[in-house]
RNA sequence: GGGGCGGUGGUCUAGCUUGGUAAGACUCUAGUUUCGGGUGCUAGAAAUCCCGGGUUCAAAUCCCGGCCACCCCA
Numbered sequence: 001g002g003g004g005c006g007g008u009g010g011u012c013u014a015g016c017u018u019g020g021u022a023a024g025a026c027u028c029u030a031g032u033u034u035c036g037g038g039u040g041c042u043a044g045a046a047a048u049c050c051c052g053g054g055u056u057c058a059a060a061u062c063c064c065g066g067c068c069a070c071c072c073c074a
Stems, first nucleotide, its partner, number of pairs: 001073004006068002010026004020057001027045006050066005
């Protein structure tokens, strides 16, 4: 330099093909259970979806450019 693949709560991941309220687990907070803790149960908090632009009534999703990580080729 060329090609492939990925970037989404504090952590891990789904959702992208087929545009239409961002979901699950862990974690955290409160309540409940217990003499207390843990476990279980209930409720809640937490993501400008890597950045910028474009298309569209509407973009995490489609298009263009860029950044970062990994893999292959040179």